[in-house]
Context: one part of a larger RNA
RNA sequence: UCCUCGUUAAGGAACUCGGCAAAAAAGCGGCCGUAAGUUCGCAAUAAGGCCUCCCUGAACUAGGCGCGCAAGCGCUUUGUACAGGGCGCAGUGAAAGUAUCUCUGGCGACUGUUUACCAAAAACACAGGUCCCUGCGAACCCGUAAGGGGAUGUAUAGGGGCUGAUGCCUGUCCGAUGCCAGAAGGUUAAGGAUGCCGGUUAGUUGUUUGCUUCGGCAAACAAUGAAGCUGAGUGUCUUAAGCCCUGGUCAAUGACAGCGGUAACUAUAACCGUUCUAAGGUAGCGCAAUUCCUUGUCAGGUAAGUUCUGACGCGCAUGAAAGGUAUAACGACCGGAGAACUGUCUCAACGAGGAGCCCG
Numbered sequence: 001u002c003c004u005c006g007u008u009a010a011g012g013a014a015c016u017c018g019g020c021a022a023a024a025a026a027g028c029g030g031c032c033g034u035a036a037g038u039u040c041g042c043a044a045u046a047a048g049g050c051c052u053c054c055c056u057g058a059a060c061u062a063g064g065c066g067c068g069c070a071a072g073c074g075c076u077u078u079g080u081a082c083a084g085g086g087c088g089c090a091g092u093g094a095a096a097g098u099a100u101c102u103c104u105g106g107c108g109a110c111u112g113u114u115u116a117c118c119a120a121a122a123a124c125a126c127a128g129g130u131c132c133c134u135g136c137g138a139a140c141c142c143g144u145a146a147g148g149g150g151a152u153g154u155a156u157a158g159g160g161g162c163u164g165a166u167g168c169c170u171g172u173c174c175g176a177u178g179c180c181a182g183a184a185g186g187u188u189a190a191g192g193a194u195g196c197c198g199g200u201u202a203g204u205u206g207u208u209u210g211c212u213u214c215g216g217c218a219a220a221c222a223a224u225g226a227a228g229c230u231g232a233g234u235g236u237c238u239u240a241a242g243c244c245c246u247g248g249u250c251a252a253u254g255a256c257a258g259c260g261g262u263a264a265c266u267a268u269a270a271c272c273g274u275u276c277u278a279a280g281g282u283a284g285c286g287c288a289a290u291u292c293c294u295u296g297u298c299a300g301g302u303a304a305g306u307u308c309u310g311a312c313g314c315g316c317a318u319g320a321a322a323g324g325u326a327u328a329a330c331g332a333c334c335g336g337a338g339a340a341c342u343g344u345c346u347c348a349a350c351g352a353g354g355a356g357c358c359c360g
Stems, first nucleotide, its partner, number of pairs: 001355008010346002014344001019341001029051004037042001039165001053086005059080002062077006087091001100339007107331002112124002128163007140149003166326004171256003176253002178249005185244003191238006197231004203224009257275005284318001285315001296312005
């Protein structure tokens, strides 16, 4: 110096990001008592107060034994409350084990689940809500397939998406994107049908050469060219879904304006005008887990409060199942305040054991 413990005057959170750590109350016994709120279950062991040992007494309760016909009486054991008395600082006197409490917000309804080994949470799940798909050889998933799961189930079933108890609610917009429905028209592939063009050539014609029985025959070259075949060739007709198109649909993806003026103080604007839009943010909530400006302004709490609570609101950039808002209960969650308590601190001191260091 460090580690693990213990004690501490006066003060008592002044420490610190933060009462982190420690301390303290109580110790799921009895009696009394217990608020707001509430989904009437809770909250709640709320909070808070008193008692707890020994002796004596009589009473009652429950059991046993004895006597008695019975009522009942006697003895004994257990339990309960009461009265009087006694001792100590202290009576669940030890040990072990064993809740600090209150007020007020945020988030998540709750019990639960999770990053095995830095995160337990406001994240996930959840019951409930809603939408979509699926008629059974179901949809969907695994597999190339056979096959299997779904399910030895059958729409009160199964799968998928979003939301997330409950209460009150969930506004406007279908122009865009998606999905669903439609089939009149437009566009549209391979394929099928049918032309054109090119290539190929049986034939025909011409030229040359050779042969000739002088009639022709054969070969080569050139031109033309039927049918067939053929081509990264080129038209026309026919032809599906899709797209265009016509509707629907937002608890589908999403979106939910600007400018100017106006009232008999001022200020403000119920009101008016105008532009654009598919429609211009409704109810709520609001400086918020969202507010930049910002320590917004006012009020409360403190002697003093960038945090906190209640209000205000043109909200840089809230808002309704990426749910809005409220909410009892619950939470090793996250803020704020208080009581109690303390070496957290003012400010450090001492003690015990161990390590370090030295010697052997």
Molecule: large-subunit ribosomal RNA, domain IV
Organism: Minisyncoccia bacterium